A computed fold for a 1649-nucleotide part of an RNA from a Bacteroidales bacterium, annotated as large-subunit ribosomal RNA, half A.
Context: one part of a larger RNA
RNA sequence: GGCGUACGGAGGAUGCCUUGGCUUCGGCAGGCGAUGAAGGACGCGGUAAGCUGCGAAAAUGGCCGGGGAUUGGCAAACACGAAUUGAUCCGGCCGUGUCCGAAUGGGGCAACCCGCGCGGUUGAAGACCGCGCACUCUGUUUACAGAGGGCGAACCCGGGGAACUGAAACAUCUUAGUACCCGGAGGAAAAGAAAGAAACGAUCGAUUCCCCCAGUAGUGGCGAGCGAAGAGGGAAGAGCCUAAACCGUCGUGUUUACGGACAUGGCGGGGUUGUAGGAUCACCGACAAAUACGACAUGCAGGAACCGGAAGCCGUUUGGAAAACGGCGGCGCAGAGGGUGAUACUCCCGUACGGGUAACGGGCAUGUAGUCAAGGUGACACCUGAGUAGGGCGGGGCACGUGGAAUCCUGUCCGAAUCUGCGGGGACCAUCCCGCAAGGCUAAAGACUGCCGAAGACCGAUAGUGGACCAGUACCGUGAGGGAAAGGUGGGAAGCACCCCGAACAGGGGAGUGAAAAAGAACCUGAAACCGUGCGCCUACAAGCGGUGGGAGCUGCCAUAGAGCAGUGACCGCGUGCCUUUUGCAUAAUGAGCCUACGAGUUGCUUCAGUGUUGCGAGGCUAAGUCGUUCAGCGACGGAGCCGUAGCGAGAGCGAGUCUGAACAGGGCGUUUUAGUAACAUUGAGCAGACGCGAAACCUAGUGAUCUACCCUUGUCCAGGGUGAAGGCGCCGUAACAGUCGCUGGAGGCCCGAACCAGUUUCCGUUGAAAAGGGCUUGGAUGAGAUGAGGGUAGGAGUGAAAGGCCAAUCAAACUGGGAGAUAGCUCGUACUCCCCGAAAUGUCUUUAGGGACAGCCUCGUCCGCGCCUGUGUGAGGUAGAGCUACCGAUUGGAAGCGAGGGCUUCGCCGCCUAUCAAUUCCAGACGAACUCCGAAUGCGCGCAGGUUAAGGGACGGGAGUGAGUCGUCGGGUGCUAAUAUCCGUCGGCAAAAGGGUAAGAGCCCAGACCUCCGGCCAAGGCCCCCAAUAACGGUCUAAGUUGAGACAGAACGAAGUGGCACCGCAGAGACAGCCAGGAUGUUAGCUUGGAAGCAGCUAUUCAUUCAAAGAGUGCGUAACAGCUCACUGGUCGAGCGGAGCCGCGUGGAUGAUGAUCGGGCAUCAAGACCGUAGCCGAAGCCGAGGACGCAGCAGCUUGCUGCGUGGUAGGGGAGCAUUCCGGUCGGCGUGGAAGGUGAACCGUGAGGUUUGCUGGAGCGUCCGGAAACGAAAAUGUAGGCAUGAGUAACGACAAUGAAUAUAGAAAUAUUCACACCGAAAACCCAAGGUUUCCUGAACCACGCUAAACGGAUCAGGGUGAGCCGGGAGCUAAGCGGAACCCGACGGGGUCACGCGAUGCCUAAGCGGUUAAUAUUCCGCUGCCCGUCUUACAGGUUGGUGAAUGACCGAGGAGUGACACUGCCGCGCGCUGACGGAAUAGCGCGUUGAAGGGCGUAGGGCGACUGAACCCCGACAGUACGGAGAGUCUUCGGACGAUCUGACAGAGCAGGUAACCAUACUCGCGAGAAAAGUUCACCGGCGUUAAGAGUGAGACGGCCCGUACCGUAAACCGACACAGGUGGGUGAGGAGAGAAUCCUCAGGUGCUC
Repeated sequence: GGCGUACGGAGGAUGCCUUGGCUUCGGCAGGCGAUGAAGGACGCGGUAAGCUGCGAAAAUGGCCGGGGAUUGGCAAACACGAAUUGAUCCGGCCGUGUCCGAAUGGGGCAACCCGCGCGGUUGAAGACCGCGCACUCUGUUUACAGAGGGCGAACCCGGGGAACUGAAACAUCUUAGUACCCGGAGGAAAAGAAAGAAACGAUCGAUUCCCCCAGUAGUGGCGAGCGAAGAGGGAAGAGCCUAAACCGUCGUGUUUACGGACAUGGCGGGGUUGUAGGAUCACCGACAAAUACGACAUGCAGGAACCGGAAGCCGUUUGGAAAACGGCGGCGCAGAGGGUGAUACUCCCGUACGGGUAACGGGCAUGUAGUCAAGGUGACACCUGAGUAGGGCGGGGCACGUGGAAUCCUGUCCGAAUCUGCGGGGACCAUCCCGCAAGGCUAAAGACUGCCGAAGACCGAUAGUGGACCAGUACCGUGAGGGAAAGGUGGGAAGCACCCCGAACAGGGGAGUGAAAAAGAACCUGAAACCGUGCGCCUACAAGCGGUGGGAGCUGCCAUAGAGCAGUGACCGCGUGCCUUUUGCAUAAUGAGCCUACGAGUUGCUUCAGUGUUGCGAGGCUAAGUCGUUCAGCGACGGAGCCGUAGCGAGAGCGAGUCUGAACAGGGCGUUUUAGUAACAUUGAGCAGACGCGAAACCUAGUGAUCUACCCUUGUCCAGGGUGAAGGCGCCGUAACAGUCGCUGGAGGCCCGAACCAGUUUCCGUUGAAAAGGGCUUGGAUGAGAUGAGGGUAGGAGUGAAAGGCCAAUCAAACUGGGAGAUAGCUCGUACUCCCCGAAAUGUCUUUAGGGACAGCCUCGUCCGCGCCUGUGUGAGGUAGAGCUACCGAUUGGAAGCGAGGGCUUCGCCGCCUAUCAAUUCCAGACGAACUCCGAAUGCGCGCAGGUUAAGGGACGGGAGUGAGUCGUCGGGUGCUAAUAUCCGUCGGCAAAAGGGUAAGAGCCCAGACCUCCGGCCAAGGCCCCCAAUAACGGUCUAAGUUGAGACAGAACGAAGUGGCACCGCAGAGACAGCCAGGAUGUUAGCUUGGAAGCAGCUAUUCAUUCAAAGAGUGCGUAACAGCUCACUGGUCGAGCGGAGCCGCGUGGAUGAUGAUCGGGCAUCAAGACCGUAGCCGAAGCCGAGGACGCAGCAGCUUGCUGCGUGGUAGGGGAGCAUUCCGGUCGGCGUGGAAGGUGAACCGUGAGGUUUGCUGGAGCGUCCGGAAACGAAAAUGUAGGCAUGAGUAACGACAAUGAAUAUAGAAAUAUUCACACCGAAAACCCAAGGUUUCCUGAACCACGCUAAACGGAUCAGGGUGAGCCGGGAGCUAAGCGGAACCCGACGGGGUCACGCGAUGCCUAAGCGGUUAAUAUUCCGCUGCCCGUCUUACAGGUUGGUGAAUGACCGAGGAGUGACACUGCCGCGCGCUGACGGAAUAGCGCGUUGAAGGGCGUAGGGCGACUGAACCCCGACAGUACGGAGAGUCUUCGGACGAUCUGACAGAGCAGGUAACCAUACUCGCGAGAAAAGUUCACCGGCGUUAAGAGUGAGACGGCCCGUACCGUAAACCGACACAGGUGGGUGAGGAGAGAAUCCUCAGGUGCUC
């Protein structure tokens, strides 16, 4: 270390539970609000943080009612109370009700600030209290009254109105008048009382809703889609009022002959419809009863809290506890439910049933004031809704997309009629019919649910609401907005007294409680991952999916002792995970760290089709609804309607026929052949998100300019050094200029360079210190500069010195919510078992090619009775082959050769010739996918015969999948007769096929796995060892260990390798090889040449002679000769020799990258090769034995026998298991122990089941049916837990630590000493922002990157003091708001007056002391400002108008000048040690002083005037500071301390500065806020006993908010105690130009391992 086992830890699954949800139904209520809502802020308790309740009358007050014993909410405890004189509590009515919010006196950054009027308190002022004070509309009228505003879940009406999407693209269309925005209303809304519907017979009689009509008629790129209406059945049921004519009256106007008339408006009467009605006139008739409504009154139901409400006990049972069990009873209009220590009709609350009342009480009844309520005939022709109806153009809406388009609405332009009239009936016209517009109201039926209740084959803590719990919380975001996790002790806290260990309020051990503490609060059960400890076995020469088959040894167990069981497993054989996707994956292709929980084909709609079951059947079924009834289910009625029963036709229509047609023809479709319909279940389709997850995007409404871009307003900042423009002055110069020189001067998008801003190069960093930084370096740094505060511009928009940059770490279109579950021909994932069958990767078409449709192939059902093989017969055919004097085309050689070209010849015709072309013919040869005179094999059709049970085939119907293929042989195309290439055909395999062989290998060879067997026989292939089986036998070959041993490339070419075969030549007349010898002569052949003699070269009948033989020469050689040699010949030797060809095996050619190899070892008459022979081995094949299942047949029929079968992906079919819930059942099980957890044994083919031990402590099953949120290993799945990496990286600037003491404990804390770092900061003061972090005490679980006695962490207590500091009570800028007004579909936009709004203007305090923590705030002292009153003095005051001032740029230089700084002199105090000197010395520290008042210098200004500086007062020595110091305390560092003592330069000299004077002065061009306030002038009013104001003195008053602390940072912005960022002021010394840089003061720090 592995396996096993036992016991633990960690963790929080599972089971059980439910306070909470979800859904449906019913009910109530359908609003609240200026009498101040909804919603909040802040408060209220004896102690009080949160929630709840309440409101300064504050966990509540008063009255009435209920109720009857406790009580002061959740919520304990302590303290203190209340209550039978009736509390708490419940119900009703009343009271109180801070501040914000429509918010309403004005303002505003919601919960705050500031007012005005009247009244009160005060002598007055200030402060406080009470009431009132917004705007708009309407009315009357000028002051009142009424109303409105805002909020609220859905429903409703109206004004506007998308897009994704669908159409497989897209534009009309669709999505959809949906989402969304806006306005408005109600408990419902809307609609509604016919200028209707309909029909050509007629008829109906407001509207709304349900069923049906009907997916019909229609509409529609006639695509996708959209889609009525009449009628019929039901629910409900209800009708009315005006305008006008006419009459009267009132007002106004005009006119008048004053009598009136006319016009117009208000009011009253009258009047309201279509077979027309009304008015008027005439006539007739009726005249008071019925009906309806009904304020109000009386009464009855109803109606809050609430009340009554039957009946059980016992036990030597079990137990902690009885409701369990046992026994004997009882009640029931009550056996719903919940609780009680386990399961209760009879214990408690309740339940059935019954009772009860206040306010209220149109629900009902009775009564009643009151209101309404009239016809007929005739005449007449007065009235009956005008910019209307209608029309043109453009739109919209009607199911209806402009269409033939009626009807309805109207933006625009026209524009009637008047009952003898007008509208409609789907263009239009006629006839006929129906109706009467241009005014209005109207209940019920019908939609929805924030609230309450009931119920559930709904959930049960990852579920169900986001939320069972203090959740819209914590947290995230600038904001709109987003948005969690988290339940359980026990019956009862009986919540562990006491003791021990320990530093301990940590944790633990005892004791005790309890049934149980292995229920101890991190608490029921307590799984797994993961982490341990003990024990048994194994493991240190052994390689791999870790198992499986065999198996020794060791260990343990037993009523059973066994060839037993259990654990381990040395050694041997075989063996490359799972899923997905693929032709093909161990693949080095995808996905998963592990475990647990969750996680995907569902639901609706008779819309359609099929199958099964059931009912009825030529019929079947009801829908809405109604009635009845139940706790709930449900039952009956209802026939409107639907389907079927008859078809044909475009239709009229006809009908067992009909259509076509002239037809009685023919043909088409039908009849002859009749089963449907409804429900349920299931399969598939359609419409819906439709199996789950997943875009980038589009649209809509909002939120964002705290980042950043630009702009506006108002402020601030820029060390130091350099250069030296214009101008000026002066000398010279010029007629005058010009010009030159010197000085002055101080310009500049000037130069160098800090702060500041930027970001050039490089290095580091890259799981950072940092989601953009650090180090060195670099650019700009008076300008188009930088920066603060306040504002503006907003998403197809802004802004942009322009990069598509920036617009909150997001930008070629921000962010948030919504449409929305957009769409996704794409990817991924998709969960239990067994059985039967089992594909495809092809054809055609496709904006199609990785998608589809149809066909093909699979499956299931029904029907038919077909199929296949062999043989034989008979057919069609034009391939392979073959052939071509058989065609077409092509073609080689030869011969002949028309013709042509060329040449010769000729006067011409002829003629002749030809290494020229060549028709045609002949001979020989030979080619063709698109040639064929021919022509198979195989295949195919048909017939016959045989074989075949099981083999399939055909038709119709339901369901699919597939439409990426791949390899091998054969036949071909393309290619290179290249490819694991590509495209076809054919067969086979893989795919979807395991087994054996091939070392190993999808496709090759053999062979098709239902299961078991330690049986047998074979196939391919093998038999030396690894490794089962002959080191077999016989013969030959190979010598290369052969890239031989089954394919593993091995070529052209080469070679006396070797074996074989056939042939040729030489050879006892002596071959071949070796050795001995010859190899001559003409001649140095001729030519050439300097030379060429056999041998440079050329020429050639290469001759001839002598010979046994010898070339005008085979090589070497010479300048040329010479010389050597060969051919050839003789001798010697004595038997074979030589040549070329073919075949077998070998050989050279032969070269690659980590170490080689035939699979390895090895093997040579083989263990190699070839030929032959005989055995054996060898698979899941075959046989044998047993068993399971399927199909079929037979029989004795839930069984037996026989036969055949049972590999399998996509996919089809069948049968089952398990989970949760429901109904019935077992008169089931259970504290004598349910579920769950964890082991064991047994059963089943399997999913699984049963029994039992331990744990657990209250629920759970069997059987028969039913219903589903019903089964996980994978989705870079979701959530939680736990691993691994790993005790690894890191611990955040390398400015640095060391020692002593304290403490239980110290590297880090405290103190002291030493050392180090910053010091234009790493010091100090403000603003923003933060919001208690400040101080003290306690304490250390977490937080702090380590420890911690420490802390910005935890707990408790404390702390912020203002007339004069900042803000408000003063002002205005940008900008914002904005009555009125203007504009706009709505929302809203603009804006005058006016208001708000600092970053600006105005504006009165200083020094010292004091606290643990505050101070210009408290205290001391000294001042100043405003107001009120009193008093004294002098005499003016108020309003308007006008003017001035307030009041402003940049740069530059000069003057003045502070003990702030330095030097020197003096003085006070203190110190001066060691080696030596010195004390008249050295060193250190100190040597001070505000505001304000007075004076008014330098300077400035035309001036009024202003005004640094200086001086005096303030200002006192009791102060500061130093020294001495009795003593007290102490953490030993120090602290406190009575008392005593010490003070002068009368504030020096010098240098060089800051502020200030100063809004000054000079120069320049870019020409540089507003208002309050102040002053002056003029005009007017009032007044001169006084008011009012001024000055002096006194008294009184002076409100609200901020004030702690951090603040270049550990407290702000950056997720952090983060190397980043953050505006203003002060900012010392030495060196230095300097705020650079280095070192140091004051002060701070050593950066939390």
Its mean pLDDT, the model's own confidence on a scale to 100, is 81.
NCBI's taxonomy places the organism under Bacteria, Pseudomonadati, Bacteroidota, Bacteroidia, Bacteroidales.
It was read from a public genome assembly.